Record summary
This is a predicted structure of a 72-nucleotide RNA (transfer RNA) from a Chloroflexota bacterium. Rfam family: tRNA. Rfam classes the family as a transfer RNA.
RNA sequence: GUGUCCUUAGCUCAGUUGGUAGAGCGUUGGCCUGAAGAGCCGAAGGCAUCCGUUCAAUUCGGAUGGGACACA
Repeated sequence: GUGUCCUUAGCUCAGUUGGUAGAGCGUUGGCCUGAAGAGCCGAAGGCAUCCGUUCAAUUCGGAUGGGACACA
């Protein structure tokens, strides 16, 4: 340089042939306990950025940033 793929919560990952996103672990409040742990009930927290298409974009198209692999 060329090609392919990935980018979603603090971490590891789902998801959606376009209709407002979930799990596990973690953090945190409460219950329970003599205390802690385990268990139970809650809460906070997110679609990398920009532009476009659309009534509506995490999802489609383009660009940029970051990462992985292959070839040269």